RNA sequence: CGAUGGGGUAGAGGUCGCGGCUUUUAUUAGUAGGAUGGACGAGAUGCAGAGACAUCACCUGACUCCAUCUGAAAGGAAAAGCUGCCGAAGUGUACUUUUUCUCUGGUUAAGUAUGCUGGGGCUGUUUCCGAAUAGGAACAGAACUGUCACGAUUGGACCUACCAGCCAAACGUGUUGAGCUAUCUUUCGG
Numbered sequence: 001c002g003a004u005g006g007g008g009u010a011g012a013g014g015u016c017g018c019g020g021c022u023u024u025u026a027u028u029a030g031u032a033g034g035a036u037g038g039a040c041g042a043g044a045u046g047c048a049g050a051g052a053c054a055u056c057a058c059c060u061g062a063c064u065c066c067a068u069c070u071g072a073a074a075g076g077a078a079a080a081g082c083u084g085c086c087g088a089a090g091u092g093u094a095c096u097u098u099u100u101c102u103c104u105g106g107u108u109a110a111g112u113a114u115g116c117u118g119g120g121g122c123u124g125u126u127u128c129c130g131a132a133u134a135g136g137a138a139c140a141g142a143a144c145u146g147u148c149a150c151g152a153u154u155g156g157a158c159c160u161a162c163c164a165g166c167c168a169a170a171c172g173u174g175u176u177g178a179g180c181u182a183u184c185u186u187u188c189g190g
Stems, first nucleotide, its partner, number of pairs: 001189003005186007014086001017085009033070007043056004047105005089117009118145002122141007146176001148174004153169004
């Protein structure tokens, strides 16, 4: 000096980048619950079913229903602020633990293995949770955006000048994060 391989460090995309916390607001909802009065009349409640246990009630009326009065919260959503970051993170499947006293199932939370996704939206179908038109997932479609590669066009620097090579822009096509850019170190060759 060159090549590509390994390792480290620091960064970029976006106009809703990803996640966490706090505050406010709407929704949840005039719902759940509570009080009063009335009706019914023997069982009822604790995620669903079965068992166990506990509580309430058994004419001093539980549960349920009606009327009146009163009246929430969590999760999810929007805005603002703060904060950690760029597989940020999310999610499918399987298993383990947790959320119940036991079993089966389900929900919540965590972990392991494995798969998918560069990023955020839109439309459609199916599905999960849910009060929901919010949110998640799978599949499909048409676009936007970023990275790299290829192609030709234009401009720039260099060169006496031209071609090639280098840099940048817009255009076309394709791929996608274990990627990309910069830099340090190591390996190989001269």

A computed fold for a 190-nucleotide RNA from Neobacillus mesonae, annotated as Lysine riboswitch aptamer. The model forms 98% of the base pairs in the Rfam consensus. Its Rfam family is "Lysine riboswitch aptamer". Rfam links the family to the GO term lysine biosynthetic process. Taxonomically the source falls in Neobacillus (Bacteria, Bacillati, Bacillota, Caryophanales).